[in-house]
């Protein structure tokens, strides 16, 4: 200092009201992954989850994993201060896979004691 292994890596449902029946509805409440930015960001620009698919492989064939490519992928504006903010302060908005279910879910159960971008913190090989 550079490679590979492990390790670590996601927050949040309460209180009321309706009904037989909801932490799902309705009225308040609560949460905000990793990098980057002329100054800190759920909503800016990318990445990661989930979803689709096309190939390969475990397997001659479905179903099923997995691997790798590709696609898809939600939401912000007004004021202020500043040299510089869509990121600070203030006001007021928005959004938030898939299956489950007595009735519809960011918050509840599950797939998930999983997988992950990623930070280089730790530990261990190697050069």
């Nucleotide at each position: 200092a550079c490679g590979c292994g492990c390790u670590c890596c996601g927050g949040g449902g309460u209180c009321g009201g309706u009904g037989c029946a909801a932490u799902u509805c309705c009225g308040a409440a609560c949460c905000g992954g990793c990098g980057g930015u002329g100054a800190c960001a759920g909503u800016c620009c990318g990445c990661g989850a989930c979803c689709c698919g096309a190939c390969c492989g475990c397997c001659g064939c479905c179903a099923g994993c997995g691997g790798c490519c590709g696609g898809u992928g939600g939401a912000c504006c007004c004021g202020g201060u500043g040299g510089a903010a869509c990121u600070c302060c203030g006001g007021g908005a928005c959004c938030g896979a898939c299956g489950g279910u007595g009735a519809g879910a960011g918050u509840c159960c599950g797939g998930a004691u999983g997988g992950u971008a990623g930070g280089c913190g730790g530990c261990g090989c190697g050069u």
Background: This is a predicted structure of a 127-nucleotide RNA (FMN riboswitch aptamer (RFN element)) from Lapillicoccus jejuensis. The organism belongs to Lapillicoccus, within Bacteria. Its mean pLDDT, the model's own confidence on a scale to 100, is 79. Its Rfam family is "FMN riboswitch aptamer (RFN element)". About the family: The RFN element is a highly conserved domain that is found frequently in the 5'-untranslated regions of prokaryotic mRNAs that encode for flavin mononucleotide (FMN) biosynthesis and transport proteins. This element is a metabolite-dependent riboswitch that directly binds FMN in the absence of proteins. In Bacillus subtilis, the riboswitch most likely controls gene expression by causing premature transcription termination within the 5' untranslated region of the ribDEAHT operon and precluding access to the ribosome-binding site of ypaA mRNA.The FMN riboswitch structure, reported in present an FMN-bound six-stem junction, adopts a butterfly-like scaffold, stapled together by opposingly directed but nearly identically folded peripheral domains.